[in-house]
About this RNA:
This is a predicted structure of an 84-nucleotide RNA (SAM riboswitch aptamer (S box leader)) from an uncultured bacterium. Its Rfam family is "SAM riboswitch aptamer (S box leader)". Rfam describes the family as follows. The SAM riboswitch is found upstream of a number of genes which code for proteins involved in methionine or cysteine biosynthesis in Gram-positive bacteria. Rfam 15.1 lists 9,625 matches to the family in 4,158 species. Model confidence (mean pLDDT): 86 of 100.

RNA sequence: AACCUAUAAAGAGUGUACGAGGGGCAAGCCCUAUGACUACACAGCAACCUUUUAAGUUAGGUGCUAAAGCUUGAAUGAUAGGUC
Repeated sequence: AACCUAUAAAGAGUGUACGAGGGGCAAGCCCUAUGACUACACAGCAACCUUUUAAGUUAGGUGCUAAAGCUUGAAUGAUAGGUC
């Protein structure tokens, strides 16, 4: 990289630095100088995998922490586990 399986209307944020964009695309709508995006720190949520337990109970590997994956549309992507 390709393929297979599962998940997605629940849940969880503050600070610091930077300084103008961001939410994939189109349309809409929304967030944003009362500081977006990004990075880092700490905190938290969740429970896919390993471990452990009477019990998400424990430790670890990921993931996630505006809005139904923001909505609709056509496509596609994301995350976790696995196969070659």